[in-house]
RNA sequence: GCCAAAGUAGUUCAGUGGCAGAACGUCUCCAUGGUAAGGAGAAGGUCAUGGGUUCGAUUCCCAUCUUUGGCU
Numbered sequence: 001g002c003c004a005a006a007g008u009a010g011u012u013c014a015g016u017g018g019c020a021g022a023a024c025g026u027c028u029c030c031a032u033g034g035u036a037a038g039g040a041g042a043a044g045g046u047c048a049u050g051g052g053u054u055c056g057a058u059u060c061c062c063a064u065c066u067u068u069g070g071c072u
Stems, first nucleotide, its partner, number of pairs: 001071007010024004018055001026042005048064005
C1' cells in the first nucleotide's frame, strides 16, 4: 500500500427496517443469629463519528476513525 471482518450497558455478546435486549457485574430490598449461596426489584445506552436512502435506520448505502486478521 491492497483486501476482509468487527465497533451496541462497566465486561462478554444478541438484535437483518417499526418501543434497544440477555448473561455476568453494580446498587437497593427480602431472607439468615451472622456470612456465603438464594429470591425480588432498580439504575446504567448520543447503537464508533458524519452524511445519504426511507413515512420510519442499531439494521440498507457512502465516507472517516479505531481495533483485529490476511496479502504484498
Molecule: transfer RNA
Organism: Candidatus Wildermuthbacteria bacterium